[in-house]
Molecule: small-subunit ribosomal RNA
Organism: Desulfohalovibrio reitneri
RNA sequence: UUUCUGGCUCAGAUUGAACGCUGGCGGCGUGCCUAACACAUGCAAGUCGAGCGAGAAAGUUCUCUUCGGAGAAUGAGUACAGCGGCGCACGGGUGAGUAACGCGUGGACAACCUGCCCGGAUGACUGGGAUAACAGGCGGAAACGCCUGCUAAUACCGGAUAUGUUUCAUAUUUUAUAUGGAGCAAAGAUGGCCUCUGCUUGCAAGCUAUCGCAUCCGGAUGGGUCCGCGUCCCAUUAGCUAGUUGGUAGGGUAAUGGCCUACCAAGGCGACGAUGGGUAGCUGGUUUGAGAGGAUGAUCAGCCACACUGGGACUGGAACACGGCCCAGACUCCUACGGGAGGCAGCAGUGGGGAAUAUUGCGCAAUGGGCGAAAGCCUGACGCAGCGACGCCGCGUGAGGGAAGAAGGUCUUCGGAUCGUAAACCUCUGUCAGAAGGGAAGAAGUGAUGUACGGUUAAUAUCCGUGCAUUUUGACGGUACCUUCAGAGGAAGCACCGGCUAACUCCGUGCCAGCAGCCGCGGUAAUACGGAGGGUGCAAGCGUUAAUCGGAAUCACUGGGCGUAAAGCGCGCGUAGGCGGCCUGGCAAGUCAAAUGUGAAAGCCCUCGGCUCAACCGGGGAACUGCAUUCGAAACUGUCAGGCUUGAGUCUCGGAGAGGGUGGCGGAAUUCCCGGUGUAGGAGUGAAAUCCGUAGAUAUCGGGAGGAACACCAGUGGCGAAGGCGGCCACCUGGACGAGAACUGACGCUGAGGUGCGAAAGCGUGGGUAGCAAACAGGAUUAGAUACCCUGGUAGUCCACGCCGUAAACGAUGGAUGCUAGGUGUCGGGGGGUUGACCUUCGGUGCCGCAGUAAACGCAUUAAGCAUCCCGCCUGGGGAGUACGGUCGCAAGGCUGAAACUCAAAGGAAUUGACGGGGGCCCGCACAAGCGGUGGAGUAUGUGGUUUAAUUCGAUGCAACGCGAAGAACCUUACCUGGGUUUGACAUCCUUGGAAUCCCCCCGAGAAGGGGGAGUGCCCUUCGGGGAGCCAAGUGACAGGUGCUGCAUGGCUGUCGUCAGCUCGUGCCGUGAGGUGUUGGGUUAAGUCCCGCAACGAGCGCAACCCUUAUCGUUAGUUGCCAGCACAUGAUGGUGGGCACUCUAGCGAGACUGCCCGGGUCAACCGGGAGGAAGGUGGGGAUGACGUCAAGUCAUCAUGGCCCUUACGCCCAGGGCUACACACGUACUACAAUGGGGGGUACAAAGGGCUGCUAAACCGUGAGGUCACGCUAAUCCCAGAAAGCCCCUCCCAGUCCGAAUCGCAGUCUGCAACUCGACUGCGUGAAGUUGGAAUCGCUAGUAAUCCCGGAUCAGCAUGCCGGGGUGAAUACGUUCCCGGGCCUUGUACACACCGCCCGUCACACCACGAAAGUCGGUUCUACCCGAAGCCGGUGCGCCAACCUUGUGAGGCAGCCGUCGACGGUAGGGCCGGCAAUUGGGGUGAAGUCGUAACAAGGUAGCCGUAGGGGAACCUGCGGCUGGAUCACCUCCUU
Repeated sequence: UUUCUGGCUCAGAUUGAACGCUGGCGGCGUGCCUAACACAUGCAAGUCGAGCGAGAAAGUUCUCUUCGGAGAAUGAGUACAGCGGCGCACGGGUGAGUAACGCGUGGACAACCUGCCCGGAUGACUGGGAUAACAGGCGGAAACGCCUGCUAAUACCGGAUAUGUUUCAUAUUUUAUAUGGAGCAAAGAUGGCCUCUGCUUGCAAGCUAUCGCAUCCGGAUGGGUCCGCGUCCCAUUAGCUAGUUGGUAGGGUAAUGGCCUACCAAGGCGACGAUGGGUAGCUGGUUUGAGAGGAUGAUCAGCCACACUGGGACUGGAACACGGCCCAGACUCCUACGGGAGGCAGCAGUGGGGAAUAUUGCGCAAUGGGCGAAAGCCUGACGCAGCGACGCCGCGUGAGGGAAGAAGGUCUUCGGAUCGUAAACCUCUGUCAGAAGGGAAGAAGUGAUGUACGGUUAAUAUCCGUGCAUUUUGACGGUACCUUCAGAGGAAGCACCGGCUAACUCCGUGCCAGCAGCCGCGGUAAUACGGAGGGUGCAAGCGUUAAUCGGAAUCACUGGGCGUAAAGCGCGCGUAGGCGGCCUGGCAAGUCAAAUGUGAAAGCCCUCGGCUCAACCGGGGAACUGCAUUCGAAACUGUCAGGCUUGAGUCUCGGAGAGGGUGGCGGAAUUCCCGGUGUAGGAGUGAAAUCCGUAGAUAUCGGGAGGAACACCAGUGGCGAAGGCGGCCACCUGGACGAGAACUGACGCUGAGGUGCGAAAGCGUGGGUAGCAAACAGGAUUAGAUACCCUGGUAGUCCACGCCGUAAACGAUGGAUGCUAGGUGUCGGGGGGUUGACCUUCGGUGCCGCAGUAAACGCAUUAAGCAUCCCGCCUGGGGAGUACGGUCGCAAGGCUGAAACUCAAAGGAAUUGACGGGGGCCCGCACAAGCGGUGGAGUAUGUGGUUUAAUUCGAUGCAACGCGAAGAACCUUACCUGGGUUUGACAUCCUUGGAAUCCCCCCGAGAAGGGGGAGUGCCCUUCGGGGAGCCAAGUGACAGGUGCUGCAUGGCUGUCGUCAGCUCGUGCCGUGAGGUGUUGGGUUAAGUCCCGCAACGAGCGCAACCCUUAUCGUUAGUUGCCAGCACAUGAUGGUGGGCACUCUAGCGAGACUGCCCGGGUCAACCGGGAGGAAGGUGGGGAUGACGUCAAGUCAUCAUGGCCCUUACGCCCAGGGCUACACACGUACUACAAUGGGGGGUACAAAGGGCUGCUAAACCGUGAGGUCACGCUAAUCCCAGAAAGCCCCUCCCAGUCCGAAUCGCAGUCUGCAACUCGACUGCGUGAAGUUGGAAUCGCUAGUAAUCCCGGAUCAGCAUGCCGGGGUGAAUACGUUCCCGGGCCUUGUACACACCGCCCGUCACACCACGAAAGUCGGUUCUACCCGAAGCCGGUGCGCCAACCUUGUGAGGCAGCCGUCGACGGUAGGGCCGGCAAUUGGGGUGAAGUCGUAACAAGGUAGCCGUAGGGGAACCUGCGGCUGGAUCACCUCCUU
């Protein structure tokens, strides 16, 4: 890097939302998700006078009046209160509780109830006594109560009647029926009428109408109960249960039932999850999704539960009752302290909580409900309005034209581009909002009046029903809607623009400020921060946050996996369960089909319709994938019955085997003991030491003891389920295999739990102990060495018995069955056969390989292929196989097994590199072999450091440091101090004046300033002038900067490296990264060439072409040369002459493995040889591939950006760059005799020269000076080459070595040698006697050594560049060091080993565990107390009806008892909070210690176990390969 695995994240839809910015209109919806927290105030359930008794007042009118008032009527049978009836169990709210027959769905009730309503039947007879209101009195603060007295009813009670009902008895008897006995009903009211009766006016009885009452039957509606099925999470909740399960009897209820009680029996539930814990109202639906599925349960609708908390009953048809009662508790309020009152989870509203959720509105007009005969009253249900963009839907904020592409903004390469037809401007339109006017529907009625018809009736009364006419009812509402008016006038924002993801630039900022959904941006050019311009997307909204589904096939039913990524239990046996061969028949549970019922409405979907459309609403349909019942079908599954043999098993025969167990036997070796021989060592290691040995070791021979293990055979051989099993013999015993007549007849496979076996280590008890060997000790190694190495050595290793139960227990691959090319080896058995290495078959064990498969590696009849069945297991990394709990264990510990928190990854396989104290091959002055140096001294020079006003800046491992500097006294110069200057020292433009230019004086350190003098040119001309160039002044644009950034750059350069490499096109291979080519066999200096090859070609590099040098030829012959000839001289190419030679410099030749021999693949090529001046690229140079080092340079130059602008620019004087305790690099000179000194003497090459080189001569000891010839150079000069050679001297010493340093005197250059030049002479004469560790150069004309020249330059070289002279030694060789090339291997590296990375310790923060204890919640058991209340009991007390002789019956109160809430005591269980202290874990920038792992990671690593240690870790035993490699001390880090 790729590919796979795998997690994280995003784009979509949705919401009862909230927050930020913004906000024009309307419609329809919707609005406390939190504190089932507490509530002020008002309202939310009343009604009926046609059930009953009683019954005002104000006001008005009238009358009377002693004018104080009184009375009457009306108000009014009204209000208020009471008795009574009905309602208050509906409607409305909330979701606390509830995991349940609570809900959903389908059934059942022969086990039930049902007020009001409907239909039918019958009745309503006859009596009675009270009581409230009221009045009087009394108590109390109040709430309220007590006593006495009066009164009514549709209130209450008795009697009669009884279709009926309940009960008893009898009979028949399955239900049930029949007969008889007993108990059990009622209420009237209003209107009308007078046919009948009474009084007789009219009423009453009565009749009649309506309503009501009682009983029964039936219906409807609503409920109650029971049952099947479905309904969340935790097994780290596995056992639960005494009214528990059943029965009998009784009680209780509308009704079944342990619902309750007594007795009897001992049952009932549970792995198909009981019990316990947590969470939760359920559903239609809603939301998402292709679907399956997931999430959810606001609004609307159905059911349930609740009403301050807990308990309880009363009334009633129905309640255990939201706006009823009693008790207890908490809280709030009132109080006269005695006592009372209250319950918004109704509608508004308040406080509080919270991110957050509305008005103390209008109306009963509509719909619905209660009461009523009705009018009507009541109704915070409801209808409306208000508030909120909370959601959905609709509309608007204008439309057309309009280029000078205006102004302005932004960007800019300065040309322009863009906002942009956008605006202005012209022509239009008029939605919404505004103003004015008009103006619906929602209203049907009821009632009243009139009228018509029908019914009831004795009736033309009434009453009821129907119809018509008139009248009357609207909260919304100043409504919708329509018309007109005015006028583009009043109406656009929000988010985003690095990738995902549509949309880019500038400025600011400078790892800051900030952004961020993930990846990630920000450290001076940020499309990522902030602003702007522009753009993109949505739009009255837009974003953010939260939440759900989706994407996620990321829990996989549809639809995943497990060799190496997470994942096969260590291995068997086997229970439940799941699955199961062939044939026939039956059944019909599954299955399939049809029908019926149900699956509420609303919603979704389709269609039609109504609001202008839509949202919304209405009608119809479809659907509701379900459940139940019935009738069928019979292939498959199931089940029953019968059969079969192929699965499985039995039997007979046979051979193979380290299969297991027990007992015995054997030899080799180690060690020890005894004895002999023998003498100084042995042992051990990288090297040593500890150790053994003269008290006799080691060695060797003989004898003995003892324990453990079994060499060779031995094998990718055998056996076993696995662990594992190896000398030999015997006994006992398991399994597999082959062949075979026969037998059984599916008897099978798998296997949750369970159970057994299970290496090593370890544990217990008892033995044993030769060797080995954790721990331990000592010796080494090391910075240290708790290690590796060595010497010892205990547990242990061995045996018996008992535990443990784990391993890389691995093929990292569960078991079974079937199917799917082969080849080859091997083990066991059989058959055939031509007896050959042959053919064939069954079972095992290996290798290779096809199809197929796989991410790849690979697997491939022994599957990782194709299928079926069963089991186990996985779901990102870390935390962690940890904690807690449970369980097993003697312990060690095992099994089961989380979470918080944290990360944006962790991981598999392959690829390319890089790297390895991996391997192979090869090269290089890389080592080795040599020669000479550096490192020590003095000096020079550069650097670091220090110093300084400044010591300007840069270069910093190799690849900075005699480098930029080929030359700092001033200048240079960039630095410092001081003095000056501001359009500037320099460039362009404008205006004015002047030509330019030259000279002199004053002041000043100078720059500068002031003054004076001389002096006019060139070109054009219309003769006025204009122009070019130059100078001065002025003005502003601008100049200027060696200021910063070499990490913004160009160019240039260094380096790997003159190493042999680096690539491309096409093809081929691979999912892909990529490979191939370029690898391989040879060869070369070379990817040089040859051969081979899925490659074939090509490019940049290599080589060659270029320069120089070595040989020759030719051409040319001056300034060069001189052989021969001649001249001249003391002598010299000095001259004539010549061009032969040397030389010069042009052109050529020559060298190509061309020739020969040998080797080699008939090759490339190599070795040798000949010839040749030169031989295998002859020597040297120039030439530097793709790239690497963010290598160097902004101070050569150029340049983006930034910065300075009376200064960071410019000018000047002086100073500094030359400093000096030190340290380093590079050089020079030496330390001497291969030398120093003196004298003589020989031979170069290459260069330079007119502001120059300078001869000769003279002067000076000398540096040098004077004068001056020659030379623009093969001509003259610099210029004497030096080492060398000859002679003399010195005699090993700090010297006749060495020259530093210092003094004095000079020379030269230069304006000027003080800081700070070079040289000369005389004097002085330091260190130094060959240089530690270490380190450099060089392979031949090289090293070494000796001089010469040049650039720079006024002067200044030990530096640099070049030239020649003299002139070596050595290379066996490639083991090692360094660097490099190719192939291969491993890798956890990829910033690439200067990599990565582990653990302790220290610090900070975070979450968690343990913990003496402490606080709280919940629950259980036992006991105590025991309210209200029901039930039971009961002497006293009280009491109208009815019965009655009663202190009577009965009732009420009281009292007693059972049960019983709250509460209490004691003891448990579970859960949670806090906690001194403690434990590990995670995270954090650069902390400390080490170096464990990744390469053979320097001791291969890892697993289990045990011991040890600051830490990573080390060591022992057994195991694995997921280890490299041809084998020898250690050696840290980035």